[in-house]
Context: one part of a larger RNA
Molecule: small-subunit ribosomal RNA, 5' domain
Organism: metagenome
RNA sequence: GAUUGAACGCUGGCGGCAUGCCUGACACAUGCAAGUCGAACGCGAAAGUCACUUCGGUGGCGAGUAGAGUGGCGGACGGGUGAGUAAUACAUGGGAAUCUACCCUGCAGUGGGGGACAACCCGAGGAAACUCGGGCUAAUACCGCAUACGACCCACGGGUGAAAGGGGGCUUCGGCUCUCGCUGUUGGAUGAGCCCAUGUCCGAUUAGCUAGUUGGUGAGGUAAAGGCUCACCAAGGCGACGAUCGGUCCUGGUCUGAGAGGAUGGCCAGCCACACUGGGACUGAGACACGGCCCAGACUCCUACGGGAGGCAGCAGUGGGGAAUAUUGGACAAUGGGCGCAAGCCUGAUCCAGCAAUGCCGCGUGUGUGAAGAAGGCCUGCGGGUUGUAAAGCACUUUCAGUGGGGAAGAAAAGCCGGAGGCUAAUACCCUGCGGAUUUGACGUUACCCACAGAAGAAGCACCGGCUAACUCCGUGCCAGCAGCCGCGGUAAUACGGAGGGUGCAAGCGUUAAUC
Numbered sequence: 001g002a003u004u005g006a007a008c009g010c011u012g013g014c015g016g017c018a019u020g021c022c023u024g025a026c027a028c029a030u031g032c033a034a035g036u037c038g039a040a041c042g043c044g045a046a047a048g049u050c051a052c053u054u055c056g057g058u059g060g061c062g063a064g065u066a067g068a069g070u071g072g073c074g075g076a077c078g079g080g081u082g083a084g085u086a087a088u089a090c091a092u093g094g095g096a097a098u099c100u101a102c103c104c105u106g107c108a109g110u111g112g113g114g115g116a117c118a119a120c121c122c123g124a125g126g127a128a129a130c131u132c133g134g135g136c137u138a139a140u141a142c143c144g145c146a147u148a149c150g151a152c153c154c155a156c157g158g159g160u161g162a163a164a165g166g167g168g169g170c171u172u173c174g175g176c177u178c179u180c181g182c183u184g185u186u187g188g189a190u191g192a193g194c195c196c197a198u199g200u201c202c203g204a205u206u207a208g209c210u211a212g213u214u215g216g217u218g219a220g221g222u223a224a225a226g227g228c229u230c231a232c233c234a235a236g237g238c239g240a241c242g243a244u245c246g247g248u249c250c251u252g253g254u255c256u257g258a259g260a261g262g263a264u265g266g267c268c269a270g271c272c273a274c275a276c277u278g279g280g281a282c283u284g285a286g287a288c289a290c291g292g293c294c295c296a297g298a299c300u301c302c303u304a305c306g307g308g309a310g311g312c313a314g315c316a317g318u319g320g321g322g323a324a325u326a327u328u329g330g331a332c333a334a335u336g337g338g339c340g341c342a343a344g345c346c347u348g349a350u351c352c353a354g355c356a357a358u359g360c361c362g363c364g365u366g367u368g369u370g371a372a373g374a375a376g377g378c379c380u381g382c383g384g385g386u387u388g389u390a391a392a393g394c395a396c397u398u399u400c401a402g403u404g405g406g407g408a409a410g411a412a413a414a415g416c417c418g419g420a421g422g423c424u425a426a427u428a429c430c431c432u433g434c435g436g437a438u439u440u441g442a443c444g445u446u447a448c449c450c451a452c453a454g455a456a457g458a459a460g461c462a463c464c465g466g467c468u469a470a471c472u473c474c475g476u477g478c479c480a481g482c483a484g485c486c487g488c489g490g491u492a493a494u495a496c497g498g499a500g501g502g503u504g505c506a507a508g509c510g511u512u513a514a515u516c
Base pairs, nucleotide, nucleotide: 001516002515003514004513006512007511008510009509010508013363014362015361016360017359018358019356020355021321026319027318028317030316031315032314035073036072037071040070041069043067048061049060050059051058052057080274081273082272090199091198092197093196094195095194098192099191103188104187106185107184108183109182110181111145113143114142120135121134122133123132124131125130151160152159153158165180166179167178168177169176170175201247202246203245208238209237210236213235214234215233216232217231218230219229220228250270251269252268253264254263255262256261276297277296278295279294280293299310300309301308302307327353329352330351331350335349336347337346338345339344366396367395368394369393376387377386378385379384400457402452403451404450405449406448410443416436417435418434420432421431422430460505461504462503463502464501465486466485467484471500472499473498474497475496481488482487
C1' cells in the first nucleotide's frame, strides 16, 4: 500500500447493489417450513334455515359439503450446518461387473375369478398417549387362474413369470371411440452405486506396521466387481520415494503480488458428510431417511406414579456464549418444486419488504459576486499579521430529502369464445397450433415524470518532532502524560493537555485484529 463475513471509538444526509453467529454441531417457549389427489374407493356430519308437528320430534336445504379412513404419488428434492473424515472424501482423467420412479421411444397386452382389512357400528381397558375384542363393507388395496410378442432360467428336452381401472362423447344398449392410466419388454435420457491412475498440510522429540492381514480355490451375499463375509490352502502385503501413529481438514475460486509464489476456502456454484448422542433395520426406483420407525443413553416436559411426549445444524424468534452478526414481516404476482385431466391446493424454496455506513458505487450538504480586508478569536517586534472572499450583504439555483399529482415494466399463461389441423362412424369428446375478449402484482405511497416552497433539513474524523503532508501560544514541570520505530516530559516542550492556525481523507475518519 492492498484486502476483510470484521469489531471498537468519535461522527452520521440520501439512494442503488451486495453482505450479515467467524464463538457453544450449546439448550430451546411459540408460530409456520410437505403435502396433494373425489377423474382410485367406501363412508359421511354440524351450525343455521324452511315446512310439518301428537311439541317428543320428523322431513327439505345446508351437502354428498366439512371431515377423518383405505389407496396412489410425493415426504431420498428443495432448505440448514461443517461436527466427523488425511482417504469408503475432493480435483482431473480413465474403466466395467450394475440399478434407475416420473419422462421419451419401439413392440406386445390389459381376459376371467376370489377372500379380506380400515373407516363405520357394538363392547372393553386407560389419567393420558392410545390399545384390544366382535360384526358389516369398497377399490387403481391384496391373492389365485388364463394368456406370454418380447423377458428370465436351462441339462436345449423344457420350464417360470403380468396387468386395473377411472373419466368424456355417441349408442339401435350389442357396442364404437377419445383420453388419463395399468402390465411385460427394447432402446434412450437423467440420476446414482462401484473400480483404477495421478495430485492433495504439519510433525521422525512417531520407524517399524499388518492374521481377514496379502493372495488363491470354493461358497454365500449384493443391483453390481471384490476378504464384502465364510470354509480351506499358501505366507504374504505396506514402509526413509516416510508406512504406522499424533495434530489440522475438499474444489471452482477469493485476497495479495510485476510474476513466481504466499495466504485463504465467508457469500455464489459443484461434491462429500451430518441431523440430540450411539446403534439398527423397515418401506421404497431411490434412505439405512433433518421435520419416518425401533433400541440404548443424556437432557427437557406431562402424569391419576401404572405410564407417556420431545429433538430449530429449516424460517423467524428466546436464553446462553461472545469484541460481534438482523424481523416471532408480506406474497405465492414472477421463477422453480410436489400432487392433480384441470380448476387449483401446498411451498419460511423463492421473490420482496424491515434492521445494520458491514462493504462497494453514486449523489448532496449550495452557486456567483462580495475588502469597510467588518466584528470576534489567535499571534505580535504593538506597526501589524492571520482566520479571510471566509462571513455579512447582493444576485441566483433547487439535485436529494419534504408535500401534492401523474405513472411504466416485471404478465407469460391457464381457464373462456371463434375458426383450422389431427383422432374418430362423428360436425361429440380429446389433442396441437392460430386469432379474439376478459382476468391475475406481494413489492407498491414502485422506478420514472410534473408541480410547489425555501439556502431552506444535511460534516465530521485523524494528524501536524523525524520517518510523513502540516506551527505557534498558553498550561504542566521526568509530574500528568505520549509512543508504530527512533524517542519526548526534570521551568522558554513545534513530541504531554488546551487553544488558534494548518495538513490529509470525507459520510465517513481513526484504532485494533488478520493476510499478502